Predicted 3D model of a 266-nucleotide part of an RNA (large-subunit ribosomal RNA, domain VI) from a Dehalococcoidia bacterium. Its mean pLDDT, the model's own confidence on a scale to 100, is 88. Its Rfam family is "Bacterial large subunit ribosomal RNA". Its family is annotated with structural constituent of ribosome and ribosome in the Gene Ontology. Taxonomically the source falls in Dehalococcoidia (Bacteria, Bacillati, Chloroflexota).
[in-house]
Context: one part of a larger RNA
RNA sequence: CGCAGGAGACUUGAGGGGAGCUCUCCCUAGUACGAGAGGACCGGGAGGGACAGACCUCUGGUGUGUCAGUUGUUCCGCCAGGAGCAUCGCUGAGUAGCCAAGUCUGGAGUGGAUAAGCGCUGAAAGCAUAUAAGCGCGAAGCCCACCCCAAGAUUAGGUGUCCCACUUCGAGAAGAAGGUAAGGUCGCAGCGAGACUAGCUGCUUGAUAGGCCGCAGGUGUAAGCAUGGCAACGUGUUUAGCUGAGCGGUACUAAUCGACCGAGGG
Numbered sequence: 001c002g003c004a005g006g007a008g009a010c011u012u013g014a015g016g017g018g019a020g021c022u023c024u025c026c027c028u029a030g031u032a033c034g035a036g037a038g039g040a041c042c043g044g045g046a047g048g049g050a051c052a053g054a055c056c057u058c059u060g061g062u063g064u065g066u067c068a069g070u071u072g073u074u075c076c077g078c079c080a081g082g083a084g085c086a087u088c089g090c091u092g093a094g095u096a097g098c099c100a101a102g103u104c105u106g107g108a109g110u111g112g113a114u115a116a117g118c119g120c121u122g123a124a125a126g127c128a129u130a131u132a133a134g135c136g137c138g139a140a141g142c143c144c145a146c147c148c149c150a151a152g153a154u155u156a157g158g159u160g161u162c163c164c165a166c167u168u169c170g171a172g173a174a175g176a177a178g179g180u181a182a183g184g185u186c187g188c189a190g191c192g193a194g195a196c197u198a199g200c201u202g203c204u205u206g207a208u209a210g211g212c213c214g215c216a217g218g219u220g221u222a223a224g225c226a227u228g229g230c231a232a233c234g235u236g237u238u239u240a241g242c243u244g245a246g247c248g249g250u251a252c253u254a255a256u257c258g259a260c261c262g263a264g265g266g
Base pairs, nucleotide, nucleotide: 001152005163006162007161009159010158011157015149016148017147018146021049022048023047024046025045026044027043033038051106052105053104054103055102059100060099061098062097066093067092068091069090070089071086072085073084074083075082076081111143112142117137118136119135120134164265166178167177168176169175183261184260185259186258187203188202189201190200191199208254209253210252211250212249213248214247215246217243218242219241224237225236226235227234228233
């Protein structure tokens, strides 16, 4: 820009893409078959591998703004207690998120038309012949079925909902301009969304983010004081203190006030 008014939803699916894998064991059955050795078709069941998708309950990894221990050194006047630097100083753990080695799921089933192949009926050619007319069966393959995208599918689809037929110029249902409607955009607070953009949530008629409160989870029993010990240190107060991203609550802080665009229709 188009989709013959302007919007905001929900959709159909032309068409396109993805997936499509495979093994072992058990039953049928030591049956059919075979002198024996061996050993099935058909049908049913169980368990794997690789691959793919999703997720984080479990098992774990990471987790540089969580907690603790600890070395050297500088500083906070000293003690005690801390802070900075040393690969996050090193070490032990670890929430959310992200992730796999973890968990769940998938390639199932049913149809249709067929290939090689196997047939029925059957002439030409009194026979024969699956073929010439006609009719069947038959693949991991093809079409569908499963998952995803999808009306710029210009053949531009469908359904329901909302806004209404304004004013001026003009001879005018032509055309142009203007202020509006539904609605949208800008702006701002943000996100399980994200390179940017987009998408999504919220904007005081508010829980969108931060703060605060409570809880979960993590660390592992703070400081101070008391007490035992010459002391290092132990014990009690104390399952303490601290605690990023998690869950819930709460308007304390910040989303102020607003501006602009946007139909008049065969």